[in-house]
Context: one part of a larger RNA
RNA sequence: CACCGCCCGUCACACCAUGAAAGCCGGAUAUAUCCGAAGUCAGUGAGCCAACCGCAAGGAGGCAGCUGCCUAAGAUAGAGUCGGUGAUUGGGGUGAAGUCGUAACAAGGUAGCCGUACCGGAAGGUGUGGCUGGAUCACCUCCUU
Repeated sequence: CACCGCCCGUCACACCAUGAAAGCCGGAUAUAUCCGAAGUCAGUGAGCCAACCGCAAGGAGGCAGCUGCCUAAGAUAGAGUCGGUGAUUGGGGUGAAGUCGUAACAAGGUAGCCGUACCGGAAGGUGUGGCUGGAUCACCUCCUU
């Protein structure tokens, strides 16, 4: 590159991340219940024992065994939490030359915009309240020269 301008939304295509989603999978943590190795401790100890006492029998002391408490690992259950995945679905972003229209920018051809309600393929339209960040014309007030 200056209206043969600019520009809005739906739709179509491609890619990207993301929300929802019946569920599925996994992690860490805590809780409840079950089970419970080794070990300390406590109880028991009819079996066993070289050191101490005793001539000996035996005693003292100890050991195995048994029981209990605590308890690692393990199992089960439900709940919370974190992560992955998930048919389908919602919008978002990006992408020279796709589709439909033309909403906005000039009074953009119905001035625009904001809130709200309803409606419409889409931009949007209509009603209602508000704003001027509206053009034009006239008047009033104020400021500057």
The part of an RNA shown here (small-subunit ribosomal RNA, 3' minor domain) has 145 nucleotides and comes from Candidatus Termititenax persephonae. The sequence was found in a public genome assembly. Its Rfam family is "Bacterial small subunit ribosomal RNA". The organism belongs to Candidatus Termititenax, within Bacteria. Model confidence (mean pLDDT): 80 of 100.